A computed fold for a 77-nucleotide RNA from Desulfuromonas sp., annotated as c-di-GMP-I riboswitch aptamer. The coordinates come from a structure-prediction model, not an experiment, and the mean pLDDT is 87. Taxonomically the source falls in Desulfuromonas (Bacteria, Pseudomonadati, Thermodesulfobacteriota, Desulfuromonadales). Its Rfam family is "c-di-GMP-I riboswitch aptamer". Rfam's curators write: GEMM was predicted in a large-scale screen for bacterial structured RNA regulatory elements.
RNA sequence: CUCUGAAAAAAGUAAACCUGCAGUGAUGCAGGGACACAAAGCCGCGGGUCUUAAACCAAGACAGCCGGGUUGCCGAA
Numbered sequence: 001c002u003c004u005g006a007a008a009a010a011a012g013u014a015a016a017c018c019u020g021c022a023g024u025g026a027u028g029c030a031g032g033g034a035c036a037c038a039a040a041g042c043c044g045c046g047g048g049u050c051u052u053a054a055a056c057c058a059a060g061a062c063a064g065c066c067g068g069g070u071u072g073c074c075g076a077a
Stems, first nucleotide, its partner, number of pairs: 004075002012037002017032006035064001041070003045067003048062005
């Protein structure tokens, strides 16, 4: 350095649900709250799902659906 992930250590994130706000909506933000997570950090590039409109065309959302890219803590085997 690469692979790798333990009955290790130090950190971290925060599902469902509730409250408030924004949005036509999917959903997002904040507070509470923890189901879980070795990248559950980031990126809409590919697939997929969802929303709006809907004749076609289109626009938006989901990174904790999968893949990919990129950065990163520790060191048992």